[in-house]
RNA sequence: AGAGUUUGAUCCUGGCUCAGAAUCAUUGUUGGCGGCGUGGAUUAGGCAUGCAAGUCGAACGGGCCGCAAGGCCAGUGGCGCAAGGGUGAGUUAGGCGAUGGCAACCAACCCCCGCGAUUGGGCAUAGCCGAGGGAAACUUCGGGUAAUUCCCAGCGAUGUUCAGGACAGGCAUCUGUUUUGAACCAAAGGUGCGAUUCCGUCGCGGGACGGGCCAUCGUGGUAUUAGAUUGUUGGCGGGGUAACGGCCCACCAAGUCGUUGAUGCCUACCGGGCGUGUGAGCGUGGCCCGGCACACUGGGACUGAGACACUGCCCAGACUCCUACGGGAGGCUGCAGUCGAGAAUCUUCGGCAAUGGGCGCAAGCCUGACCGAGCGACGCCGCGUGGAGGAUGAAGGCCCUCGGGUUGUAAACUCCUGUCGAGGGGAAUGAAGGGGUCGUGAAGAACGAUCCUUGACCGAACCCUGGAGGAAGCACGGGCUAAGUUCGUGCCAGCAGCCGCGGUAAGACGAACCGUGCGAACGUUAUUCGGAAUCACUGGGCUUAAAGCGCGUGUAGGCGGAUCGGCGCGUCGUUCGUUGAAAGCCCCCGGCUCAACCGGGGAAUCGGCGGCGAUACGGCCGGUCUUGAGGAGCGCAGGGGAACCUGGAACUUCCGGUGGAGCGGUGAUAUGCGUUGAGAUCGGAAGGAACGCCCGUGGCGAAAGCGAGGUUCUGGACGCUUGCUGACGCUGAGACGCGAAAGCUAGGGGAGCAAACGGGAUUAGAUACCCCGGUAGUCCUAGCUGUAAACGAUGAGCACUUGGCCAGCGGACUCGUGGAUGGAUUCGCUGCCGCAAGAAAAACCGGGAAGUGCUCCGCUGGGGGAGUAUGCCCGCAAGGCUGAAACUCAAAGGAAUUGACGGGGGCUCACACAAGCGGGGGAGCAUGUGGCUUAAUUCGAGGCUACGCGAAGAACCUUAUCCUGGGCUUGACAUGCGGGGAUUAGGCGGCGGAAACGUCGCUGACGCUCGCAAGAGUGGAACCCGUGCAGGUGCUGCAUGGCUGUCGUCAGCUCGUGUCGUGAGAUGUUGGGUUAAGUCCCGUAACGAGCGAAACCCCUGCGUUUAGUUGCCAGCGCGUUAUGGCGGGGACUCUAAACGGACCGCCGGCGUGAAGCCGGAGGAAGGCGGGGACGACGUCAAGUCCUCAUGGCCCUUAUGCCCAGGGCUGCACACGUGCUACAAUGGCGCGGACAAAGCGAUGCCAUCUCGCAAGAGCUCGCUAACCGCAAAAACCGCGCCCCAGUUCAGAUCGCGGGCUGCAACUCGCCCGCGUGAAGCCGGAAUCGCUAGUAAUCGCGGAUCAGCACUGCCGCGGUGAAUGUGUUCCUGAGCCUUGUACACACCGCCCGUCAAGCCACCAAAGGGAGGGGCAUCCGAAGUCGCCGGAGCCUCGCGGCAGGCGCCGAAGAUGAAACUCCUGAUGGGGACUAAGUCGUAACAAGGUAACC
Repeated sequence: AGAGUUUGAUCCUGGCUCAGAAUCAUUGUUGGCGGCGUGGAUUAGGCAUGCAAGUCGAACGGGCCGCAAGGCCAGUGGCGCAAGGGUGAGUUAGGCGAUGGCAACCAACCCCCGCGAUUGGGCAUAGCCGAGGGAAACUUCGGGUAAUUCCCAGCGAUGUUCAGGACAGGCAUCUGUUUUGAACCAAAGGUGCGAUUCCGUCGCGGGACGGGCCAUCGUGGUAUUAGAUUGUUGGCGGGGUAACGGCCCACCAAGUCGUUGAUGCCUACCGGGCGUGUGAGCGUGGCCCGGCACACUGGGACUGAGACACUGCCCAGACUCCUACGGGAGGCUGCAGUCGAGAAUCUUCGGCAAUGGGCGCAAGCCUGACCGAGCGACGCCGCGUGGAGGAUGAAGGCCCUCGGGUUGUAAACUCCUGUCGAGGGGAAUGAAGGGGUCGUGAAGAACGAUCCUUGACCGAACCCUGGAGGAAGCACGGGCUAAGUUCGUGCCAGCAGCCGCGGUAAGACGAACCGUGCGAACGUUAUUCGGAAUCACUGGGCUUAAAGCGCGUGUAGGCGGAUCGGCGCGUCGUUCGUUGAAAGCCCCCGGCUCAACCGGGGAAUCGGCGGCGAUACGGCCGGUCUUGAGGAGCGCAGGGGAACCUGGAACUUCCGGUGGAGCGGUGAUAUGCGUUGAGAUCGGAAGGAACGCCCGUGGCGAAAGCGAGGUUCUGGACGCUUGCUGACGCUGAGACGCGAAAGCUAGGGGAGCAAACGGGAUUAGAUACCCCGGUAGUCCUAGCUGUAAACGAUGAGCACUUGGCCAGCGGACUCGUGGAUGGAUUCGCUGCCGCAAGAAAAACCGGGAAGUGCUCCGCUGGGGGAGUAUGCCCGCAAGGCUGAAACUCAAAGGAAUUGACGGGGGCUCACACAAGCGGGGGAGCAUGUGGCUUAAUUCGAGGCUACGCGAAGAACCUUAUCCUGGGCUUGACAUGCGGGGAUUAGGCGGCGGAAACGUCGCUGACGCUCGCAAGAGUGGAACCCGUGCAGGUGCUGCAUGGCUGUCGUCAGCUCGUGUCGUGAGAUGUUGGGUUAAGUCCCGUAACGAGCGAAACCCCUGCGUUUAGUUGCCAGCGCGUUAUGGCGGGGACUCUAAACGGACCGCCGGCGUGAAGCCGGAGGAAGGCGGGGACGACGUCAAGUCCUCAUGGCCCUUAUGCCCAGGGCUGCACACGUGCUACAAUGGCGCGGACAAAGCGAUGCCAUCUCGCAAGAGCUCGCUAACCGCAAAAACCGCGCCCCAGUUCAGAUCGCGGGCUGCAACUCGCCCGCGUGAAGCCGGAAUCGCUAGUAAUCGCGGAUCAGCACUGCCGCGGUGAAUGUGUUCCUGAGCCUUGUACACACCGCCCGUCAAGCCACCAAAGGGAGGGGCAUCCGAAGUCGCCGGAGCCUCGCGGCAGGCGCCGAAGAUGAAACUCCUGAUGGGGACUAAGUCGUAACAAGGUAACC
């Protein structure tokens, strides 16, 4: 300090998410030790049990024990129990915090080396005794007693009150000091031999501590709470209090508070601080400290210095417990503990040793305050789980390209160490104090000496023993983010903070190994701050991203010209004072071995208040000024506004004339109108609305808006002049007014137009677009509504900031001219341009800013839900204004870029269309495919770009996990190792069998050695067994290589450098010409280059040279019936090699003196001569794992291999591609002519013979420019046929033959004879072709035993027609435009309906709650009045009692508000593959939108 995520990419806006720190924590896995902290946040829910406040006998009497000293017990009395401890319910102010005040106050205990006093008397009452009641709690009566209890009297001021004087001060009421007078008020004793002296008691004053009250400022949310208030606000008088006060009461007045947010509602203890953050800030208030509040809930007072009192009292209520049913008892939000609820929070521990508190003279007692221990990794901090050496880098694991790598010096092993834990031993500090005795001292005070005594924690530090021994996990490894491999899984199981992973090779799931991070912990969840400048004070925005109110007038408020003086409020200064408690944070020093923790000191607490000072700026007061603003005078332009009057054109209707069949309308129709006379045309009349031309990015108005002419009334601007006013200004929350269209109310009006509605069309439908009609409405008057894409999507005002268009409109002024008219300057308004600068994400803005500044207002903080719900207000209604939330998404957006697309545009191509020729689609057959069938009909190919395709040859073979059946298992094939081994390979034969195969017999090789030989030995291969392995046309073409198709032979696709742009990217490659072409030329912020195009290569068209056999034959010669047959020749043809030739080169024209185009000459060929090979960047996850190769997966007596038979040929159908035809440009017969390119030795086969023929027989020649296949056919000549389902056509079927082959049944081809089907030119729609092309004719070849071949690949023969056009269909290229598309229009996307699920709203109602209001009842209790008769008392008086006001809970009632629920209704969000349509995005096919 940032990062991820919207896009194909980019910049911006903007949200979501992450990395950090923190916590009273939660939870999962794991867990060695210690220190210091910390631990019921939820039900302020209920609580068993124990403990948490007593003490004093030196205040008092009594009882009991004791011989006594003395002690124990309850009671009276005193002090304490208002502290300490707990909790945060309530409380938005009676609180808290900061700063002050009390001239309006109190104050027990404590202090004063401040002062004074303490006299005399009396009456009671507990306890106790006696007698009762009651289960108990408790209580009644009688008797009698003490005090530091109570009462009376006396003295009595320094006190209080009143009256007066003096001085000083202040703050209005006044205060302080002093003085005079009057009235009033005290007390208690104890200890001790002994008290003025010690402890107490009383009064006064002062101090300290603590409190009470008051003021100012600060201290949450909500305006969908806007008005609140009757003791309310003030006054007079009183009551009450320690004290002021409406605190309370009577009376009087009618005030008081509030948009600077009263009142209501919701939430919440507040602060020091704490967390986070650079800070400002935001969040928070647990532990500790200060304050407040509370103590079962509500009310109340009593006592007291202090309470309205946590462990006191009374009453009411709820709850719990006891009970003898009559009554009683209780209050853990003290410490522990328990139940409940909850995700969740501990021991019913020890001790008063220390610190502190209460009481006491003291010893001492009490103390769940406190000190300690226990439990919990809850937090922080520290320590350990060992150290050094150790490579054949062991084994094992994991990976592997099988070589190795890694785990890994890690382990083992060797040598060491001893922390923590364990066992044993074992100090100090925390202890000061207290008591006894002695000394000093006036002392019982204080001090000194000595002896005795006090530790819960605790057996921790330290020492010893022993031995590496007892001690490591958790999360993560796709990016963010540090760390990856293998296997498993197969959109399953699962992961996920965001983006997103998983559909058979997953670094994202699960596991393993390895790695990374942290480590007694590590992850998770929740929450806070940060990042977030994402509420922007520091520090944001509003043309298009969210955001300027439709416009004005103006209230409050905010802000405000020049100058002089004053004040010193803001502001500023200050070395001044005071406060900001302690703790905490920070710095320094110190103590626990360190640290955490703790101690001391300092700093800081940026603040508040006060004093002093300054006076520039702001403010206030006063004076002056004129430039802001306004006024006056004189002009001027204008659809500014209102009312009234007037006008012409057009339209419609009506009347009349002419006229006579249509009119009207559309893409085309129809509805409609018309012979009852339309339309057309002429004349006349009536009516209503709107005002053509002028008219202009021209004028006016605040905006909405304003357009014929005239009159009247009226607003504003502008120009010029100015001797007037003198800051009077700007903005403007609320408020008020104006406000298009539509709409509403009432009354008019109604020509045209026209929602709704009717009809006609269109359409799948057409509740639309188009057409014919047509009512509200549109118009007027009066009123309402108050909205809009009310837009410049740009609030108002002021100032400043290069320019251009001599722009337009309205003025003024000036120069010049004879004039028309023109020029310069200036003010106001309206425009355009602009890379001036600047600003902006960019587009763009740019003196009328979106620039630079100031002032004020309005608005905005992701998208959807939603401008919805609800509440309030307004409205007659429609509706408007204000205006949410739940839920949901990871985006929604802006601008610009590149593409793609458009039923956008421009330019230009292509057999794309048109023109033309011939086809297919109909028939029969062939062939492929789908479908069906089948035991099987193997598989692949699927729009163009599958379908005579893989198949350039399926009877067996081929042939495949195709089917049925039979067999083999190291295998049909390759290679290695181990073992066996002479029985071998080959040949022959037998048996089973369909064969494969199984089985039996005979024969029988090869090398080497020995041997004459027979033969023997040996060796390898073979063979057998076993083992590694083979094999797979099994899967995945979406894991791949290679190859191929297609766009497309289209003219494109890119790069380097430079330049422009924040960037994607652009430029270049666009533009003007030109080309088949990004071909070339010119221009040019581009200059160059590459891949493509072209060229280079091949064939073909002309020629030359070379060469001359097997080709050729002109001339010479020989020969033949005849033939280049022969000698010979190289001339020609030809063959096949090299070369030449064409380049707009030449001429003319056009064109930019260009590129190039047009015409011409020459030439075999002319503007690329024709054809081929050649296919840019890329697209289609296009095709192929069945050519081949190959990763992964799968099969292994089978998915491998062999064999027999069948199938791939099955046929009711459908489609594609073809063949043959339908005939006379034909068919048939006879005769005759002319090719090219190929092929041939298990081959092509001449001639001859036989056969009608297919073919057969015999065989010459030929390794092929030699021989053969071989005839070319169309064509030409002659003849027949005569328009007929035929002498067309040949399917189908029958019979008989031939050929190949082991074998033609399924299922071959051919021949002959016979049979002769459909078919007479083919619906919608559709295909090919632009010249040697289409059409037509035959020939050859590959594969191949044969053949399905009518296919395919080639060859030549004959040989056209049409078009020089680009409107349309299809496709393509370039430029441009729009876009919500980018999987890119086969795109995107909207709404209803149907289904599921979620939250919400309304709703007859139902339920609950808090706080008020009213009425009733009225406890306790204070207060007031009574209190003769009862009690106490000499009396005064007190008590009981009675009445009254107030008064909690309760009851009742009427409303408001909040929450929950609710049949049903409503819309909304979300949910891979539902329905209907097609609204929007391209002119989205009717431009869209408000």
Small-subunit ribosomal RNA from an uncultured bacterium, 1490 nucleotides, folded computationally. It matches the Rfam family "Bacterial small subunit ribosomal RNA". Rfam links the family to the GO terms ribosome and structural constituent of ribosome. Its mean pLDDT, the model's own confidence on a scale to 100, is 84. RNAcentral holds the sequence, with entries from Greengenes.